[in-house]
RNA sequence: GUCUAAAUAGCUCAGUGGUAGAGCAUUAGGUUGAAAACCUUUGGGUCAUGAGUUCAAAUCUCGUUUUAGACAC
Numbered sequence: 001g002u003c004u005a006a007a008u009a010g011c012u013c014a015g016u017g018g019u020a021g022a023g024c025a026u027u028a029g030g031u032u033g034a035a036a037a038c039c040u041u042u043g044g045g046u047c048a049u050g051a052g053u054u055c056a057a058a059u060c061u062c063g064u065u066u067u068a069g070a071c072a073c
């Protein structure tokens, strides 16, 4: 340099056009003499970013940024 993939909660990820979710972690409570474990429960999101298409976009299209991989040098 060319090509491909990825970016969603604190972390790991799901979600292929119609209300943004799970696990872990966090909050509070139960349980215990006290802890751990277990059970219940709370909060947390500009879906990387700018634009376009659409009645409606995390999802489709284009640009930008960042990351990873392959190829080339």
Stems, first nucleotide, its partner, number of pairs: 001071007010024004018055001028040003048064005